[in-house]
Transfer RNA from a Gammaproteobacteria bacterium, 73 nucleotides, folded computationally.
Lineage of the source: Bacteria > Pseudomonadati > Pseudomonadota > Gammaproteobacteria.
RNA sequence: GGGGCCGUAGCUCAGUUGGGAGAGCGCUGCGUUCGCAAUGCAGAGGUCGAGAGUUCGAAUCUCUUCGGCUCCA
Numbered sequence: 001g002g003g004g005c006c007g008u009a010g011c012u013c014a015g016u017u018g019g020g021a022g023a024g025c026g027c028u029g030c031g032u033u034c035g036c037a038a039u040g041c042a043g044a045g046g047u048c049g050a051g052a053g054u055u056c057g058a059a060u061c062u063c064u065u066c067g068g069c070u071c072c073a
Stems, first nucleotide, its partner, number of pairs: 001072007010025004019056001027043006049065005
């Protein structure tokens, strides 16, 4: 320098005819307990890496760009 894959909640990750942003764990509050653990219920938490384009509508399609992994040179 070129090719491929990945980037979504604090962490690990789902998310395909383009239309609802989600799960587990963690965190906070409440109940059960003398307390812890455990468990039940409720809740907070997201510029979907960034910018632009297409579209009535984009996490999803296209282009550019940033970061990570990997292959080739």

It matches the Rfam family "tRNA". Rfam describes the family as follows. Transfer RNA (tRNA) molecules are approximately 80 nucleotides in length. Rfam links the family to the GO term triplet codon-amino acid adaptor activity.